A computed fold for a 100-nucleotide RNA, annotated as Glycine riboswitch aptamer. Its Rfam family is "Glycine riboswitch aptamer". Rfam describes the family as follows. This family represents the bacterial glycine riboswitch. Its mean pLDDT, the model's own confidence on a scale to 100, is 76.
RNA sequence: AUGUCACUCUGGAGAAGCCUGUUUUCACAACAGGGGCCGAAGGGGCAAUGCGCUGCGCAGCCGCACCGCAAAUCUCUCAGGCAAAAGGACAGAGCACCGC
Numbered sequence: 001a002u003g004u005c006a007c008u009c010u011g012g013a014g015a016a017g018c019c020u021g022u023u024u025u026c027a028c029a030a031c032a033g034g035g036g037c038c039g040a041a042g043g044g045g046c047a048a049u050g051c052g053c054u055g056c057g058c059a060g061c062c063g064c065a066c067c068g069c070a071a072a073u074c075u076c077u078c079a080g081g082c083a084a085a086a087g088g089a090c091a092g093a094g095c096a097c098c099g100c
Base pairs, nucleotide, nucleotide: 003100005099007094008093009092010091011090018034019033020032021031022030023029036082037081038080042078043076044075045074049070050069051068052067054065055064056063057062
């Protein structure tokens, strides 16, 4: 100097402010228990398809089979969450600051 994973700013969904007990002046707070619900921190799973290996067939760069690897806003719900706040995948802008 450039880039933008990060960083800064902005936007940002879903689902009970559930029930019982204890603590407490009270409590939606904390702790314990109970069934219910959500998916967009994080984490796990999945290959129609693609790539690769090996084997077989074939005129063949083609086909088939086994194995391996690869995804999500799909899926699970371990974790997390179910008023507000906070958090929040992702998106837009910025690049003064921090890291790379």